[in-house]
Predicted 3D model of a 74-nucleotide RNA (c-di-GMP-I riboswitch aptamer) from Desulfocapsa sp.
RNA sequence: GUCUGUUAAAGCCAAAUCUGCUGCAAGGCAGAGACGGAAAGCCACGGGUCGAUAUUGAUAGCCGGGUUGCCAUA
Numbered sequence: 001g002u003c004u005g006u007u008a009a010a011g012c013c014a015a016a017u018c019u020g021c022u023g024c025a026a027g028g029c030a031g032a033g034a035c036g037g038a039a040a041g042c043c044a045c046g047g048g049u050c051g052a053u054a055u056u057g058a059u060a061g062c063c064g065g066g067u068u069g070c071c072a073u074a
Stems, first nucleotide, its partner, number of pairs: 002074001004072002012037002017032006035061001041067003045064003048059003
């Protein structure tokens, strides 16, 4: 540097739901919570989906792509 994610260890994230704040909305943020996750870290570039209604948003936990990275393994 590359392949793989069966086992172990050290850690990490946090769906639904509830509460508060925020947004026209989809949603977002914080706390509780744990269904799951090996990129469920980051980026809206392509497709999809959702919202708004007038040209503007959301989703990275829908898929692809880009990029960085822990542990183990060969």
The model forms 89% of the base pairs in the Rfam consensus.